[in-house]
Context: one part of a larger RNA
Order: sequence, then C1' cells, then structure tokens
RNA sequence: CUUGCACUUGGACAGAAAGACCCUAUGAAGCUUUACUGUAACCUGAUAUUGAUUUUGGACUUUUUUUGCGCAGCAUAGGUGGGAGGCUAUGAUGCUUUCUUUCGGGAAAGUUGAGCCAUCAGUGAGAUACCACUCUGAAAAAGUUAGAAAUCUAAUGACAUGGCUUAUAACAGAAUGUUUGACAUUGUCAGGCGGGCAGUUUUACUGGGGCGGUAGCCUCCUAAAAGGUAACGGAGGCGUACAAAGGUUUUCUCAGACUGGACGGAAAUUUGUUGCAGAGUGUAAAGGCAAAAGAAAGCUUAACUGUUAGACUUACAAGUCAAGCAGAGACGAAAGUCGGUCUUAGUGAUCCGACGGUUCCGAAUGUAAGGGCCGUCGCUUAACGGAUAAAAGUUACUCUAGGGAUAACAGGCUGAUCUCCUCCAAGAGUUCACAUCGACGAGGAGGUUUGGCACCUCGAUGUCGGCUCAUCGCAACCUGGAGCGGUAGUACGUUCCAAGGGUCGGGCUGUUCGCCCGUUAAAGCGGUACGUGAGCUGGGUUCAGAACGUCGAGAGACAGUUCGGUCCAUAUCCGGUGUGAG
Repeated sequence: CUUGCACUUGGACAGAAAGACCCUAUGAAGCUUUACUGUAACCUGAUAUUGAUUUUGGACUUUUUUUGCGCAGCAUAGGUGGGAGGCUAUGAUGCUUUCUUUCGGGAAAGUUGAGCCAUCAGUGAGAUACCACUCUGAAAAAGUUAGAAAUCUAAUGACAUGGCUUAUAACAGAAUGUUUGACAUUGUCAGGCGGGCAGUUUUACUGGGGCGGUAGCCUCCUAAAAGGUAACGGAGGCGUACAAAGGUUUUCUCAGACUGGACGGAAAUUUGUUGCAGAGUGUAAAGGCAAAAGAAAGCUUAACUGUUAGACUUACAAGUCAAGCAGAGACGAAAGUCGGUCUUAGUGAUCCGACGGUUCCGAAUGUAAGGGCCGUCGCUUAACGGAUAAAAGUUACUCUAGGGAUAACAGGCUGAUCUCCUCCAAGAGUUCACAUCGACGAGGAGGUUUGGCACCUCGAUGUCGGCUCAUCGCAACCUGGAGCGGUAGUACGUUCCAAGGGUCGGGCUGUUCGCCCGUUAAAGCGGUACGUGAGCUGGGUUCAGAACGUCGAGAGACAGUUCGGUCCAUAUCCGGUGUGAG
C1' cells in the first nucleotide's frame, strides 16, 4: 500500500416526519363577548279557534226637551230669516206643594175661572208674540261601536273507571262521571328580549411580527443647476377665513434710527431728516411684491350667464392656465379693468336619495305614477381611487398551504458595545510624568459579550447545564529563565522569553456564573456548531393536565411562580481503534 474481520460513532449540514416555533394567506376550524347580521326559545299585544247573560262608564248618529244674565232697557236679548198677529173652557191669570238649577229661571201636580203676550213707545250694536233653521252646554229615549267587571255552560282542556271495542297486555277510541272554561292550549301577525344557536368580519405599511407610529392635501430640504425622484430621512402646516379681507377709480409709503417737543417716562400722540424694505401680506413655508401684490377713501357686486381657440400636466380618472365672442352689468372723463382674494393647501369618484327648474319620455289613447336633462344638497366613505347600509377578540386543543422572500439556535459579514494593547502626558507618587498608577484625548488588535444585517439552512442544521472523551491558542494560574523597581532580606509590583507538564475535594442553586468551607505549587483565560444528545442524562427552557398572583367583561394571557410530563435507530460510505492475510 491492497484486502478482510471485530469494534467505535467524529463526518456524510447522515435517516425518519413537505417544521408543531416564527411570519405570510383578503386559508380553515374550535371558543368568547357590551363585534355585525340573523335565529330557536321566552315575554307582551292583536286576531282565529270563541259562545250566552247581566252590570258599568265612554264615543258617534237620530229624535224629543231644555240651556244661554256686560251696561241700558219692564227684564236672563245665543245667532239668522220670516212675521202682524198668536195662545186660551182640550183652561188665560193668580195661589199652594214637589222636583231641578248658581241669585233668577224652568218643569210637573193640585186649586181658581177669563184673560195673557206681541205690535206701538222706550232702551240698545241688536227687539221681543209666534214659526223655521242653527251654535254652546245639559237631560231622556232608540240605534251603532270599541272596552272593563261579574256570572253561566255548550266549545276546549284535565282527571278517573274491576265495565265496552281489541289478543288477557299496552296505546287509542267510545261511553259514563268529576272538574275547568271562553280563560288556557294551538295557528298567524307585530313589538321586545335573545352567544342558547348560526353565518361571518376583525386593513395595510413595517430593517421578522407585535406594541408604538403612519395612511389624503400644501411648503421647504434631501434632489446630484430642466422636469421627475426613495427611506419608520430632516423641518413645518391644512380639513378654512372674508359682504370685505372681493371689483374698480383715486391717493399714499413701510420697519427702524437720529433730532425737536407740557404732563410723557425706553416705549402713547407729534415736527424734521434719513431710510430698496431691515415692514406688511387673514393663515405654514417657499417664491414674490414699493406711484405695489402693502396702507387708505369714494362708488359698487364680474364672488356674473352662455360658450370656447390654444396650451400645461398626465397610465387612466382627475387637476391647471387662458385670449376671444354673445348677453346683462360695476367702476372710470376716457383708455380701460373686472368670470373672487399675491401665488401654491382648506378636500372625496360612483351608486342611492332629497329639493328647485324643464319647449324631454310617458307600456292602446288622455292624464298620472315614474324616469331623463339642467342646477343645488346629503359621506373624519380621514385605511382620504372610497370592498358592505351594517362587523370585535382568542387559540398552549389547534389544522392546511407555503416561506430560509421573514424571526428564535448555530455559522457568515460588521465590530457600535466588549476584552486586550499602544501613543500623548495633565496629574498622583515628600521632590520626580513614565518603580507604580494615569485624567482629557488619539490609534489599533482580537472575534470570547450585548447588538446590527438577514447571506446558506423552515420537503427540520435538536436548544441550556451536567457526565464522558478530548484537541488547539496564549493575552502564562503553577513550575523554568531574565530586565527594571520607590529591589536591605523574606515577600512583592511590573515587564520580557517560554505552551513541556500540571491546573483539587465539598455545601447551596437546573444552573453557566457566583458565594461559602477545606486543601493546594496552582486551583489560568479562551476557541473548537456558546466542542461533544445516530455518546449518556433531561434538572431548566418550550406542547397537551392543574393551581396561585396579576391583567382581561370573557374566551384566554404573562423572559411571573408552582406540581406533572414518551429522548427512536440492526451503521451503507468516509474517518478512527484493535487484530489477521497478501
């Protein structure tokens, strides 16, 4: 070196299972609730099943009878019209009694026995007897109607039966009896309540996700001298205001400084000089603006109707500018200017609905209903190109599709942080920076910490600690050799060389770490997938059970705690160990 056998388990990111953690999906399911929308059940009412009688107080209609008082006027004048007579032995008038009502009046009965009232006059807004219609309030009768209460029995319901039908049973039925009773019950309709049940919703961006923040519009920077241009880049604003803060004509110049001037002062009002703007502009910022775009005064409503050439911008939809023409106007002597405001924010598609107008359509025709067209209005549809008129949570009981497009372990890059070193040297060190220590600063190394990034791996790279077995580095704990010292010695401090060997036993804790006890020459620091689970363990973390505290209305949740909780495998290849053969 080749080839066996027996072992070992370091590697084949070994095998097993389209990762259960994490994220994504306009995926699923279980559960919760003061999510949304329904719904069973329940409550209440109406109605049908549903009949009888009595009482009672309502409403309406008809008939009859009554009621009506300001002052004046015989006196209690409801209103209007007709009207010159009307009533009376079928009892006028007067008197008595009873009833009613608020003085007054009215009605009935008895008695008496021949007149009474009106017209006229007078008062008054209106004139009376008598007749008709009618208003307000009241009474009686009849009818209609909706109730309330009570009673009844015949619907209905319940119960019972040594008997009947049936098969001897059971159910059912008939019959009989008791009881209930127009209420129950049941059907339909309506209102309420209703996680008991059901179907669903519960946004996106995001240096993983969650929490937080944001989502539309305007201004500036980033933006790289056209335009445009991103980030959870840096700064700010908006969701309007104004009948003048609009139009036009005419006029004016600001802030400040200096100077003069009673009270009057740094600053009130005022004189003069200077003053390109250092003011002002309704409001953010930017860009503008001086006989103005700023500040005033006069007159006014162009903050108009119809239309539109031509452009800008732009994926679309939107957005923006604008000469001119016609009509009717405002201001101005006129030329002219005026279709809001110095400009750029002050906003919302479509559907649906409302209001006004309309020479439009009108289901045989005429109307109408309804629709169209023109104008206006109703959305923090603010997740602002707006899924619906209408929607929150939880899952460790979970599931599926996927993702290393995206987190947790490990690796990688980086090295802020970390560890170590160096430079400068203020200072401490009695004096003296550098025996030793070293501020403020500066420069590196390493890749053991915490991080950042998200590059391999989610059709799986098993995760803390311990045990076992190690191997490497040296920034050296011990042992070896040196220099310096603020080295007398013993000890010690610091630095240099050196990795050969060594580097403990216990108590507590799952611990690494740490504290403690006792030794030791010393009880080193690190790397090796925080070495090592196809080597072991399984105490911790990290499933399903249960409990406490806290949070939550709840389902449930908690780098809070507690008890419990399945660790698979016969080794193909490489590597390694032992032992043969050639």

Predicted 3D model of a 582-nucleotide part of an RNA (large-subunit ribosomal RNA, domain V) from Phacus claviformis. It matches the Rfam family "Bacterial large subunit ribosomal RNA". Rfam links the family to the GO terms ribosome and structural constituent of ribosome. The coordinates come from a structure-prediction model, not an experiment, and the mean pLDDT is 82. The organism belongs to Phacus, within Eukaryota.